[in-house]
Parts: sequence; structure tokens; C1' cells
RNA sequence: GGUGAAAAUAGCUCAGUCGGUAGAGCACGGGUUUGUGGAGCCAAAGGUCGAGAGUUCAAAUCUCUCUUUUCACC
Repeated sequence: GGUGAAAAUAGCUCAGUCGGUAGAGCACGGGUUUGUGGAGCCAAAGGUCGAGAGUUCAAAUCUCUCUUUUCACC
């Protein structure tokens, strides 16, 4: 370099299995508790779901193209 497969979702690790406006754990910050800190508990914030098009009333999900990463083979 070529071919094939898998992956890309919150700061990090990952769910989301039949298409119906997306969640968990951890981390950060706030509150509570404590003489202080940690641990525990409570509530919240944080996402144009890699990019662009198409199908559909409706797309993280289906189709196509592209980008990046990983693995296998040549």
C1' cells in the first nucleotide's frame, strides 16, 4: 500500500438487542454529614450519538460515501 472484519455515544469506561427526541458507573463541581479530611448519602450539570447525504411522519439505530482507530490476511 491492497483486501476483509470490527469500532467511533458525557471528561473517562461503556450500555442503548423491534426506528418513537439517549442512560449507567467513575471523575469534576454543589449540598449534607465531620473538629478537619476521607468514606457514605442527596440533588444537579454535562451529548449537535465521528462527518456528509438518502429513506421515513420520525434515525444513535436502516442504506450510501468519506474520515480515524484496532485486528487478520496478502
Transfer RNA from Ephydatia muelleri, 74 nucleotides, folded computationally.
The coordinates come from a structure-prediction model, not an experiment, and the mean pLDDT is 81.
It matches the Rfam family "tRNA". About the family: Transfer RNA (tRNA) molecules are approximately 80 nucleotides in length. By type it is a transfer RNA.